[in-house]
Context: one part of a larger RNA
RNA sequence: GCCAACGAGUUUAUAUAUGCGGCUGGCUAAGCGGACAACCCGCGGAGCCGUAGGGAAACCGAGUAUUAAUAGUGCGAACUAAUAGUCGUAUAUAUAAGACCCGAAGCCAGGUGAGCUACCCAUGAGCAGGUUGAAGUGACUCGAAAGAGUCAUGGAGGACCGAACCGGUAUGUCGUUCAACGCAUUCGGAUGACUUGUGGGUUGGAGUGAAAAGCUAACCGAACCUGGUAAUAGCUGGUUCUCGCUGAAAUAGCUUUAGGGCUAGCGUACAUUGUACCCUUUGGGGGUAGAGCACUGGAAGAUUUCGACAGGGAGCAAUCUCGCGACAUCUAUCAAACUCCGAAUACCAAAGACGAACUAAUGUGCAGUUAGACGGUGGGGGCGAAGCUCCACGCGUCAAAAGGGGAACAGCCCAGAUCUCAAGUUAAGGUCCCUAAAUUAAUGCUGAGUGCAUCUUAAGGAGGUGAUAUUUCUCCGACAAUGAGGAGGUUGGCUUAGAAGCAGCCAUCCUUUAAAGAAAGCGUAACAGCUCACUCAUCAAGAGAUUUUGCACCGAAAAUAAUCGGGGCUAAGCAUUAUACCGAAACUGAGGAUGCGUACCAAUCUACGGAAAGGUAUGCGUGGUAAGCGAGUAUUCGAUUCUGCAGUGAAGCCAAAGGGGUGACCCAUGGUGGAGCGUAUCGAAGUAAGAAUGUUGGC
Numbered sequence: 001g002c003c004a005a006c007g008a009g010u011u012u013a014u015a016u017a018u019g020c021g022g023c024u025g026g027c028u029a030a031g032c033g034g035a036c037a038a039c040c041c042g043c044g045g046a047g048c049c050g051u052a053g054g055g056a057a058a059c060c061g062a063g064u065a066u067u068a069a070u071a072g073u074g075c076g077a078a079c080u081a082a083u084a085g086u087c088g089u090a091u092a093u094a095u096a097a098g099a100c101c102c103g104a105a106g107c108c109a110g111g112u113g114a115g116c117u118a119c120c121c122a123u124g125a126g127c128a129g130g131u132u133g134a135a136g137u138g139a140c141u142c143g144a145a146a147g148a149g150u151c152a153u154g155g156a157g158g159a160c161c162g163a164a165c166c167g168g169u170a171u172g173u174c175g176u177u178c179a180a181c182g183c184a185u186u187c188g189g190a191u192g193a194c195u196u197g198u199g200g201g202u203u204g205g206a207g208u209g210a211a212a213a214g215c216u217a218a219c220c221g222a223a224c225c226u227g228g229u230a231a232u233a234g235c236u237g238g239u240u241c242u243c244g245c246u247g248a249a250a251u252a253g254c255u256u257u258a259g260g261g262c263u264a265g266c267g268u269a270c271a272u273u274g275u276a277c278c279c280u281u282u283g284g285g286g287g288u289a290g291a292g293c294a295c296u297g298g299a300a301g302a303u304u305u306c307g308a309c310a311g312g313g314a315g316c317a318a319u320c321u322c323g324c325g326a327c328a329u330c331u332a333u334c335a336a337a338c339u340c341c342g343a344a345u346a347c348c349a350a351a352g353a354c355g356a357a358c359u360a361a362u363g364u365g366c367a368g369u370u371a372g373a374c375g376g377u378g379g380g381g382g383c384g385a386a387g388c389u390c391c392a393c394g395c396g397u398c399a400a401a402a403g404g405g406g407a408a409c410a411g412c413c414c415a416g417a418u419c420u421c422a423a424g425u426u427a428a429g430g431u432c433c434c435u436a437a438a439u440u441a442a443u444g445c446u447g448a449g450u451g452c453a454u455c456u457u458a459a460g461g462a463g464g465u466g467a468u469a470u471u472u473c474u475c476c477g478a479c480a481a482u483g484a485g486g487a488g489g490u491u492g493g494c495u496u497a498g499a500a501g502c503a504g505c506c507a508u509c510c511u512u513u514a515a516a517g518a519a520a521g522c523g524u525a526a527c528a529g530c531u532c533a534c535u536c537a538u539c540a541a542g543a544g545a546u547u548u549u550g551c552a553c554c555g556a557a558a559a560u561a562a563u564c565g566g567g568g569c570u571a572a573g574c575a576u577u578a579u580a581c582c583g584a585a586a587c588u589g590a591g592g593a594u595g596c597g598u599a600c601c602a603a604u605c606u607a608c609g610g611a612a613a614g615g616u617a618u619g620c621g622u623g624g625u626a627a628g629c630g631a632g633u634a635u636u637c638g639a640u641u642c643u644g645c646a647g648u649g650a651a652g653c654c655a656a657a658g659g660g661g662u663g664a665c666c667c668a669u670g671g672u673g674g675a676g677c678g679u680a681u682c683g684a685a686g687u688a689a690g691a692a693u694g695u696u697g698g699c
Stems, first nucleotide, its partner, number of pairs: 001699006011097014025049003031043004053060002063075004100238002103235001107228006118202009127192001129161003132157001136153007165189003170185004204220001206216003241632006251264005265369002267366007276359001279352006290341001291339002296335003300331004305326003311322004372398004376393006403414003418592004423588003429582003432567003438579001440578006451569002460554002464551004469546005481538005487511003492506003517532001520531003593622009604611002633688001635685006642678001644677002652672004658667003
């Protein structure tokens, strides 16, 4: 891991609701008697519930309590409508219990452990070999002595080297191991605070500890075993057959509360009311969006006036000028906590229409939900960041929704799957190939592979190109190009070393002309020189400036060559039109199933009140998590039944093939098997397995 078996809402008591049944006031409990294998039959009214409430109570009583009150008020009675009570039983839920099942770490009690290990006590044992050479002693020398030196001798030491022994430094190996800590090499101690045998002692909040919370029998910040014990778990996991009807929530308030609860909201079932819901119309109040500046404030410019008005500048000073502050006026303007104004929606009420839908409201039973997500719109926070965060909206979808589109893609677009189909029509979106359908039609634009759904781009730059509007010049010849001229007074005056159109200052005239500035640039030390304005000629028909705008270009840097989904495309791109076609579980067609209404029908039972099931026609429905409700299937056992089946073969097992049922499942048939088993109607449950790191067994 697989297979098989086992494996989770049970039982008792009490309460409430609903269904069914008994009685009309209902019922017996303990106990007793009878008969018993047992079920059972009878007695027993003590007591409980109901028949009256109010008050804390005394107490009063259709009233009572409060109070001085005959007042008011609370709770009742009465009225109307409707209903009842009690006992039993089934189901559902709650409460108390282990209370659907498994699961802690832990807490307490009583015991068992020091054959491991820690320390201690008693008594024994062990330490190859080599080295060093303390004190002491002897001899000699020196010394007055104390003593010193030399040579011998001697054999001390938590001394040295190094086996046994004890340890465990570093590396390797092993790491389903030889081993739940080993092995190899290396290394520390090795006469000592040494090592070790045997016997003994100390223990669980206790021991022992040269102290690491170490060790106390292979995991010790409190050992192990048994018990309390099915500890508790607002936590995780699991919780077993089918079909049908309806179908949520992720919000509010409170909470030692925030991943838990309680109440409300939203769901469901039943009952009652019977359109009260929704929609339209009419009538209302408002101060939001917008707008505005009339108030409150903000902020900009200008002007007048005033100012013991900081400061800067000018002036000897008076004073002037810039600036500063305040009122007023004008111009343009801003506001969630401004308003002279002011919608659309929304909200409230009335009327009308609609007879529509699991409308609405009320009561009762049972819930689940209280982690929401994205999208749209209006806002707060943030950076007008976030697949961010917090609100609002009777918003949408997902959650709990499949199908088509979006390349892929819970939350986007289309559309809500009762079942069947070799049918049709469309939606969103598409129609060159992958790939169903236009290489469709018309008019433009783009030349950048821009682009080919969106996100995908900025400031800025630019004779890219199309369109729009305004305007200037132009056959009396424009714009561009080419040829020619562009002169004289004069080198204007001043200044200056020089200043000649062209460093600078002042002036900026006149003449000749077709035209030509006391010069718009380059240039020279200064001149010179080259252009320009301006003019003529050649040529020949358009040329220039500005505005708005479409599509393109640069700006433009990331990790696969790396993407428009791809191929690829000059349309198969972009814009505006048009007509076809494709395209879904939508809609339509045909045929079934089923829920809830409506109408009709005949039959059955009847306590005549009614009951449950059925048929035909017709209308509207039938996605679904949590959850509520309904109807069934299967297993084991019991009662009755078929006076059922069975060695002429029961149960069980095997088979894909037949038949029935929407389904759980049921009935045949064949084989195997070898002794019991089923139908119908009730009843009772150890009643359904794929999951729980489930338990046991097998492989």
A computed fold for a 699-nucleotide part of an RNA from a bacterium, annotated as large-subunit ribosomal RNA, domain II. It matches the Rfam family "Bacterial large subunit ribosomal RNA". Gene Ontology terms of the family: structural constituent of ribosome and ribosome. RNAcentral holds the full RNA, with entries from ENA. Its mean pLDDT, the model's own confidence on a scale to 100, is 81.